[in-house]
C1' cells in the first nucleotide's frame, strides 16, 4: 500500500565518454576503466519525472585518463496514454 507496488502494450524521451593499441588510417577493429547502457532488434527514463540536458572550459577529492567519486542539487529545463494488478473482504493473508 487501491489514485498501491509491480508488470504488459502502444507511443515518446535520452546517453554513448576516457585511455592503450592494430591496420590498407580523418575510418574500421581489438583491449583496459566506470556504468543499466560506452551503437545495442540493447539499456535507462516518461510529469508521483535525479533518464537526460543546462549551469560547466564550475568546485573539492581521486585516477594512467575521463561526470571516475562527491558537491553544485529537489537549482532551471525535461518525454504519457491504456490495460493487467482488481478479487475476497473489513482484518487478515499475499505482495511491495
Nucleotide at each position: 500500500c487501491a489514485u498501491a507496488a509491480a508488470c504488459u502494450u502502444u507511443a515518446g524521451g535520452g546517453g554513448u565518454g576516457u585511455u592503450c593499441u592494430g591496420c590498407u588510417a580523418c575510418g574500421c577493429g581489438g583491449g583496459a576503466c566506470u556504468g543499466a547502457g560506452a551503437a545495442a532488434u540493447a539499456c535507462c527514463c516518461u510529469u508521483g519525472g535525479a533518464a537526460c540536458c543546462u549551469g560547466a572550459u564550475c568546485c573539492a577529492g581521486g585516477u594512467a585518463a575521463u561526470g571516475c567519486u562527491g558537491g553544485c542539487g529537489a537549482a532551471g529545463g525535461g518525454a504519457a496514454a491504456a490495460g493487467u494488478g482488481a478479487c475476497c473482504a473489513g482484518a487478515a493473508a499475499c505482495g511491495g
Molecule: TPP riboswitch aptamer (THI element)
Organism: Hymenobacter cellulosilyticus